């Protein structure tokens, strides 16, 4: 240089007028403004301040509230290779083992299949049962060139998969039928916290599937700030006490009785509305330490949106980036300028994302 790998930052700048949320001051040179008896409130006015790296999908985890809950079990549900981190994970880190890439690096739901139990289409002969003879091989026989019987799982064919692999031996032909390596299974030494990895023995040593039901281990209550707490009207309606005392209306005609209907007090519960819950926190930033690292302890400085229909805007210039044209060029002109936008709060994952930077490492070429 060219082509990758890994990992990180960054997400326009600025001036001008108009406008909004939240805090505060202050009523004046503005609105000596409205409303109220007043304390207050509303408005005004000045000063602060006012989105993300995902604020996003709501997939995991916790904090926080409420409800449930003696203590064990039992269904359910999740998780699933080792050590470690965290407040906690289904995250991260660091290793193992497997796959893949020349390589930097990447991927991976990675107990268990001699506990049981299913199920493996199609095609094969045969799909698990110590079975199986389609073409074969090889022996014996004849009615003798083909067909009977009998041995073979080595070769062929079929399928994702055919019951370990290579050789040598051995046989009529074969065959773990022998034997020696490799796989794999069982012991057993050593290394290692462990997943495992190595060395030694030892017996010929029958698939796959557990994102099929089981089996093991561990984890695990429910809803969610519209959670919840607190003040609480008007109106209707409840409950109690009086008041009216010879009203009225019903109990089928009379009496007593009882209910209902008016009026004032109190009582206590719900709605509107309001006030909390709310943002000081598993908080940001620097600086030094321990640790491969995730991440831990320590110290200094900082307060950094809190809306409840929901602000964090719009207009108009100027650079700056990027793309077209146009010019020899110094320019010019024209369109663009990502994704996306808080609503209790944090850790993570996952998806979206225009242009730009930064650092390490890999595999060519080229030069010295």
């Nucleotide at each position: 240089c060219a082509a990758g790998c890994a990992g990180u930052c960054u997400g326009g700048g600025u001036g001008a007028u108009c406008g909004c949320g939240c805090g505060u001051g202050c009523c004046g040179g503005a609105a000596u403004g409205c409303c109220g008896a007043a304390a207050g409130g509303c408005g005004g006015c000045g000063c602060g301040u006012g989105a993300g790296g995902a604020a996003a999908g709501u997939c995991c985890g916790g904090g926080c509230u409420c409800c449930a809950c003696a203590g064990g079990g039992c269904a359910g549900g999740g998780u699933g290779c080792u050590g470690g981190g965290u407040a906690a994970c289904g995250c991260c880190c660091a290793g193992u083992g497997g796959g893949g890439g020349c390589g930097a690096c990447c991927c991976c739901a990675a107990g268990g299949a001699u506990a049981g139990u299913g199920c493996c289409a199609c095609a094969g002969a045969a799909a698990u049962g110590a079975a199986a003879a389609c073409c074969g091989c090889c022996c014996g026989g004849c009615g003798g060139u083909g067909c009977c019987g009998g041995g073979c799982a080595a070769g062929g064919g079929u399928g994702c998969a055919a019951c370990g692999g290579u050789g040598c031996g051995g046989u009529a032909a074969g065959a773990g039928c022998g034997c020696a390596c490799c796989g794999g299974c069982g012991g057993u030494c050593a290394g290692g916290c462990g997943a495992c990895u190595g060395g030694c023995c030892g017996g010929a040593u029958a698939g796959g599937u557990a994102a099929a039901c089981c089996c093991c281990a561990c984890c695990u209550g429910g809803a969610g700030c519209a959670a919840g707490a607190c003040c609480g009207a008007a109106u209707a309606g409840g409950g109690a006490g009086g008041c009216a005392g010879u009203g009225a209306a019903g109990c089928g005609g009379c009496c007593c009785g009882c209910u209902u209907c008016g009026c004032c007090u109190c009582c206590g519960g719900g709605u509107a509305g309001g006030u909390u819950g709310c943002u000081u926190g598993a908080g940001a930033u620097c600086c030094a330490g321990g640790g491969c690292g995730a991440c831990c302890g320590g110290g200094a400085u900082c307060c950094c949106a809190g809306a409840c229909a929901g602000a964090u805007g719009a207009u108009c210039g100027c650079c700056a980036c990027c793309u077209u044209c146009g010019g020899g060029a110094g320019c010019g002109a024209a369109g663009g300028c990502a994704c996306a936008g808080a609503a209790c709060c944090c850790g993570g994952c996952u998806u979206a994302u225009a242009g730009g930077g930064c650092u390490g490492c890999u595999u060519g070429c080229u030069a010295u």